[in-house]
Overview:
Large-subunit ribosomal RNA, half B from a marine sediment metagenome, 1220 nucleotides, folded computationally. The coordinates come from a structure-prediction model, not an experiment, and the mean pLDDT is 81. The RNAcentral record of the full RNA draws on MGnify. Its Rfam family is "Bacterial large subunit ribosomal RNA".

Context: one part of a larger RNA
RNA sequence: CUUGGUUAAGGGAAUUCGGCAAAUUAGCCCCGUACCUUCGGUAUAAGGGGUGCCUGCGUUUCAACAGAUGCGCAGGUGACAUUGACAAAAGGAGUCCGACUGUUUAUUAAAAACACAGGUGGCUGCUAGCCAGUAAUGGUGUGUAUAGCCGCUGACUUCUGCUCACUGCCAGUACGUGAACGUCCUGUUCAAGGGACCUAAGCGCUGGUGAAGAGCGGGCCUAACUCUGAGGCUCUCACGGUAGCGUAAUACCUUGCCGGUUUAAUGCCGGCUUGCACCAAUGAAGCAACGAGAUUCCUGCUGUCCCUAACUAAGGCCUGAUGAACUCACUGCGCGGUGAAAAUGCCGCGGACUUCUAACGGGAAGAGAAGACCCCACGGAGGUUUACCACAAUCUGACGCUGUGGUAUGGUUUUUGGAGUGAAGCGUAGAUGGUAGGCUUCGAAGCGUUUUCGCUAGGGAACGUUGAGCCGUCAAUGGGACACCAUCCUUUAAAAACUAUACUUCUAACCUGCAAAGGGACAACGUUUGACGGGUGGUUGGACUGGGGUGGUACGCCCCUGAAAAAAUAUCAGGGGCGCCCAAAGGUCUGCUCAGGAGAGUCAGAAAUUCUCCGUAGAGUGCAAGAGCAAAAGCAGGCUUAACCGGGUUUCGCAUAGCAAGAAACGCGGGAACGAAAGUUCGGUCUAGCGAACGUCAGUGUGUUCUUUAAUGGAACCCUGGUCUUACAGUGAACUUACCCUGGGGGUAAUUGAGUGGUCGCGGGUGAGAGUCCACAUCGACCCCGCGGUUUGCGACAUCGCCGUCGUCUCAUGGCAUCCUGGCCGUGCAUAAGCGGCCAAGGGUGGAGGUGUUAACUCAUUAAAGCCGUACGUUAGUUGGGUUGAGAACGGUGCGAGCCAGUUUGGAUACUAUCUGUUAGAAGUGUUGGUUGUCUAAAGGGAAGCAAUACUGAGUACGAGAGGAACGGUAUUUCGCAGCCUCUGGUUUACCAGUUGUCUUGCAAGGCAUCGCUGGGUAGCUACGCUGUAACUGAUAAGAGCUGAAAGCAUCUAAGCUCGAAGCAGCCCCUGAACAGAGACAACCAUUCCUGAAUCUCCUGAGCCUACGGGUGAAGGGGCUAGGGACAAGAGCUCCGGUAAAAGACCGGGUUGAUAGGCUGGAAGUGUAAGUGUCGAGCUUCGGCGAGACAUUCAGCUCACCAGUACUAAGAGCUCGAGG
Repeated sequence: CUUGGUUAAGGGAAUUCGGCAAAUUAGCCCCGUACCUUCGGUAUAAGGGGUGCCUGCGUUUCAACAGAUGCGCAGGUGACAUUGACAAAAGGAGUCCGACUGUUUAUUAAAAACACAGGUGGCUGCUAGCCAGUAAUGGUGUGUAUAGCCGCUGACUUCUGCUCACUGCCAGUACGUGAACGUCCUGUUCAAGGGACCUAAGCGCUGGUGAAGAGCGGGCCUAACUCUGAGGCUCUCACGGUAGCGUAAUACCUUGCCGGUUUAAUGCCGGCUUGCACCAAUGAAGCAACGAGAUUCCUGCUGUCCCUAACUAAGGCCUGAUGAACUCACUGCGCGGUGAAAAUGCCGCGGACUUCUAACGGGAAGAGAAGACCCCACGGAGGUUUACCACAAUCUGACGCUGUGGUAUGGUUUUUGGAGUGAAGCGUAGAUGGUAGGCUUCGAAGCGUUUUCGCUAGGGAACGUUGAGCCGUCAAUGGGACACCAUCCUUUAAAAACUAUACUUCUAACCUGCAAAGGGACAACGUUUGACGGGUGGUUGGACUGGGGUGGUACGCCCCUGAAAAAAUAUCAGGGGCGCCCAAAGGUCUGCUCAGGAGAGUCAGAAAUUCUCCGUAGAGUGCAAGAGCAAAAGCAGGCUUAACCGGGUUUCGCAUAGCAAGAAACGCGGGAACGAAAGUUCGGUCUAGCGAACGUCAGUGUGUUCUUUAAUGGAACCCUGGUCUUACAGUGAACUUACCCUGGGGGUAAUUGAGUGGUCGCGGGUGAGAGUCCACAUCGACCCCGCGGUUUGCGACAUCGCCGUCGUCUCAUGGCAUCCUGGCCGUGCAUAAGCGGCCAAGGGUGGAGGUGUUAACUCAUUAAAGCCGUACGUUAGUUGGGUUGAGAACGGUGCGAGCCAGUUUGGAUACUAUCUGUUAGAAGUGUUGGUUGUCUAAAGGGAAGCAAUACUGAGUACGAGAGGAACGGUAUUUCGCAGCCUCUGGUUUACCAGUUGUCUUGCAAGGCAUCGCUGGGUAGCUACGCUGUAACUGAUAAGAGCUGAAAGCAUCUAAGCUCGAAGCAGCCCCUGAACAGAGACAACCAUUCCUGAAUCUCCUGAGCCUACGGGUGAAGGGGCUAGGGACAAGAGCUCCGGUAAAAGACCGGGUUGAUAGGCUGGAAGUGUAAGUGUCGAGCUUCGGCGAGACAUUCAGCUCACCAGUACUAAGAGCUCGAGG
């Protein structure tokens, strides 16, 4: 220091987002309990009292002599305390939401979300409906509408308004539309193809339906003060929000206004209510009870706080043993600067002897995780839908499985009948042919009745009557001549066959899992047709862009400027246009001259038509702008179609290479127009007026090919043209994601920084004016010039393989543009109090209320309650209220999924410190022998004090008065700083005592239960306690002056001199010889001995050589030195300890000793031990039992304090160490 726990005087929520956490309460018995209420509750409401032990008695149950259990009474008795420990609700009053008990996001959300009983809507008669499955089949259910399924709402009470225009659903449907099949037509035949007819569902259409999805207005005027608007007018809708509620979980403005609560309330409660944007089963408004829900207040309570302190357990620290991980380019000072704009590493300056330990968490834009926000990707996935394209399911027509009858109505064919009227003609002459006869008692003509046809003239048939003829040929009329026969046409009737439609019968396919029976050519099933179809699948969801989105189109073209005198040239730069028009507004030939002005001129005026003059274009040119244009490119007239055909070149489009569409210019060939001719003309004076492929349509194209030949047919191709892609070189295609994912981006936003400084803050210049007068005591417009880098912007430079984002707490540090205190100046300064300014940053700058707030507001104080910077200081320091994830709700919005700088409630804050830094603590080396001690002080640090009040001065100076100072002195206090524990208080898991439960247990004495709880409490540590906390000197600032020139004056200044502040520097306190310039002084000790290689050197010198001068030279001896060993001033280790302490260190002691322990005594704490004796309410079988009291006994016990005392332990030893 962390985590867990114990206790705190005085205050008592002042803490905080918020009583978070903690504390309080607590069992049982008795008493007593409010509002409200669904009469059940609320309720253990609240609030009071009691509680042990001992003795005796009464009584209950088991029992029946004991005894045990429960209830009660009386007396006795002790403590601070009797549910004595453990266990064991704090309570009350408002509001919101949800009725309730319950359920839920295993692993951050327990909720207001879900569920719920109740309400209500829809489907469903069982081979049901719904669900699963390709199907067989299965579930609901071996259930049957008081049932099952699917929605919505959510107990209960009072209620649940208006709207069917939209969407959906249901029903209907004369008509429209409507596919396949089929039929018919067409297609020279055949076929493909085409057309028509018929026609289901669906759609259109007509109605219904809101406890279906949903929705539920605006303007103007108006009443005897004003306000308001019962009322009126008007627009509009499908209807225009009713009851109720309302600043709300919903109200932007908003901290609405009023009242209450508080000293103070962005809170809460009650009202009002102009409801941005409540509103009636997406239920409205209430509501007792309930809630680990949200919110406000009160009582109690407390270390939440003022304001911290002590103790305690486990860690941390030390020793031993064991032994990970993260991380790791190399490294590892500060400041200023620079720099990709935030540097240990670059530049400069400064600092810095080496190493280690404990702490802290400022930095390493610390580690961790290829940023979750944002943007991007022709990335992904989840969801939605009136996105696009499909599919299932469902509905539906046709055909197959599929048979038999009937009725009705159609169609076709056959048979049998009937009918067939222009006029003329006796007459109702279908056409053609044949023919002169045909029919008749098997009943002719006629008549009657009925029926049928009909052109109303008549014809046919049946029946009855009657009983013998009738018709034709001929004639006439006419285009055609009748009797009779044959063939045929039109129409009609009947019958038959076939077929279609509607209804229906049957049973034999088929179905009902046994049977019986039923259904029945339907259904089911299969093929096919159309409709519907987020139920399912797949896919798409443009670009530019001063981030993205919203907006816009700068996405295809044209003109001007920008554009920098060739061309070209960007911006969401500025100004504008185009997506046509014209058969003349084209071509050509000829002619003319405009706008405007002046003058003249009937009506006639400023402007009508006319004349004269001037008139370089000031007009006009179809449309933008620019360029251009005067016998014209303008304005007219004549004639015309060159607004031609074919095929080229060039330029633009369009990159200094390449390309499409498109546009323009210029030749050549052909054939034209105009003109006498030269010649002009390939649309518009030039620059805009446009579009690929596929598809489709078209062609006076005398185009090509194929179709067994041919064909004015058909098909394919080519050419030309029309129709389209405005995201305009042309993809078939929407939303949403906060449930999200991946890959990337600092190419691009949100936070900080850097840049800039519009805005912001501050200052200056000038001085219109205000100030009775007077610009400048004070205030100061317009305009102008700066500074700062605290606001808000701008751009997008750093950061997206990650720099934690608002506010609080904690700890600060700097600036000064100063809030107070200090020193001055001016004043519209008499004093006092002010106002304005100058110097000044040493110190101080507080407590509360509501709010997440910063901010702003408020309350009471104060000398004052400053403004800013520091990564909007500070999250490897705290908190997590707000913002900004996942749950949920309201209002709004969207068809919906969803969304909203709108609101509301809930919602993980993880990291063992490597380097650096900081605070402390050690070790080593150096400082030219060592040890001990005393100093100096470069340097560093400090605020060690700041401020106020009272008294005095003095009711003085001043002032008419009212009022009312100062210099100086004295006392006290808040705050800060430092020290201490005598006092007061706290702690006190040393200690003493009381006591509960239980265990050991005869008693005594103990263990455990938070130290069991409770009452005290020494030392120590502490604050809430106590003590201390002056002045002065020097140099200055603003300012005040002296002398004094430049400048004969004046002037505080230029030379010189004197003053002058809490500020600066001293004085004062602390650290500080590692200050490499490594300091000074004093005392003491040491500077000793032995050994000693090689090399070098000195001496001696065998032997050898000799020109005898000498040279060389083995062995030996001496010396210096590196080194080694003793000794040694002293130091350390070790041992006993604490005035010290994490470890080291520091201090004391070590037998010549009181250092620690023990023992003895004292002081102090507690409060009277054990044992024994006497008493004790009573009871007694008279043996005894008995809580407890008194005495022995200021006892017993105890101690961190003070003394005494060697009884025990500090015995002995080891290591280092200069030696000139």